A computed fold for a 94-nucleotide RNA from Halomonas sp. PA5, annotated as TPP riboswitch aptamer (THI element). The coordinates come from a structure-prediction model, not an experiment, and the mean pLDDT is 78. The source organism's lineage runs through Bacteria, Pseudomonadati, Gammaproteobacteria, Oceanospirillales and Halomonas.

């Protein structure tokens, strides 16, 4: 000095869908899922967190980004400390 992996702080990025009953909102249920407005939950370049593509294509559901595919496609938010080890360089001593 750098890496690997732990772990902290601070910062920053991000979604919220579909069905039922009800005039209709609200609020309750159900579905899937980490999360469907939570004092949450995911993600943060080793980036399928989310986005676009996309009112897309298959498949299955009560029904929907539920599943799959598209995706080795385009975007897409990060620094700094600490600690174990690993690598290299350098001094000192024998």
């Nucleotide at each position: 000095c750098u890496c690997u992996u732990g772990c902290g702080a601070c910062a920053g990025g991000g979604g919220c869908g579909c069905c039922g009953a009800c005039g209709a909102a609200a609020g309750c249920g159900g579905c899937u899922g980490a999360g469907a407005a939570g004092c949450a939950c995911c993600c943060u370049u080793c980036g399928a967190a989310c986005c676009u593509g996309a009112c897309c294509c298959g498949g299955a559901u009560a029904a929907u980004g539920c599943c799959g595919g598209c995706g080795u496609a385009g975007g897409g938010a990060g620094u700094c400390g600490c600690a174990c080890g690993g690598g290299c360089c350098u001094c000192c001593c024998g």